[in-house]
RNA sequence: GGCACGGUACGCGAAUCGGCAUAGCGGCGAAGCUUAAACCUUGGUGAUUGCGGGUUCGAAUCCCGCCCGUGCUA
Repeated sequence: GGCACGGUACGCGAAUCGGCAUAGCGGCGAAGCUUAAACCUUGGUGAUUGCGGGUUCGAAUCCCGCCCGUGCUA
């Protein structure tokens, strides 16, 4: 350099054919429990989906450019 895959919340990680993102787990903070804490239980808290454009009534999803990561290859 070329090819493939990936980038979504504080972290990990889903989202069918383009039509509700707060799926789920962790984290955080609250209440219960406890002498107090840990564990456990309950309910709460969260995103303009890497960046910029395009297509569309509508884009995390499709198209173009760029950035970053992983693998393969020369």
Predicted 3D model of a 74-nucleotide RNA (transfer RNA) from a Planctomycetota bacterium. Taxonomically the source falls in Planctomycetota (Bacteria, Pseudomonadati). RNAcentral records the identical sequence in 3 taxa. Rfam family: tRNA. By type it is a transfer RNA.